[in-house]
Description:
A computed fold for a 104-nucleotide RNA from Pedobacter caeni, annotated as SAM riboswitch aptamer (S box leader). Taxonomically the source falls in Pedobacter (Bacteria, Pseudomonadati, Sphingobacteriales, Sphingobacteriaceae). It was read from a public genome assembly, where an Rfam model found it.
RNA sequence: UACUUAUCCAGAAAGACUGAGGGAAAGGCCCUGUGAUGUCUUAGCAACCUGUUGAAUAAUAAGGUGCUAAUUCCUGUCCGCUAUAAAUGCGGAAGAGAUAAGUU
Repeated sequence: UACUUAUCCAGAAAGACUGAGGGAAAGGCCCUGUGAUGUCUUAGCAACCUGUUGAAUAAUAAGGUGCUAAUUCCUGUCCGCUAUAAAUGCGGAAGAGAUAAGUU
């Protein structure tokens, strides 16, 4: 880098330094000097892998990751409800993305 599988309406933030952007991309809508972003410290959430316990569903949270605004913030493509058409709404699927584990 690519592929496969699983999950994505739950959950969990303070401080120090920095100083203007950030939420993947497009559109929207938001967050932001009452401090964005990044780094560090401490704390927390979760339970994918490992470990430990158990006959097992599981439990635990020591190790490896991950995460701690908004459903993956929402939408885009297709299908259904659905009708002459469009819009809106709801549901499903695809695509894209994120994370984990494995393979390459």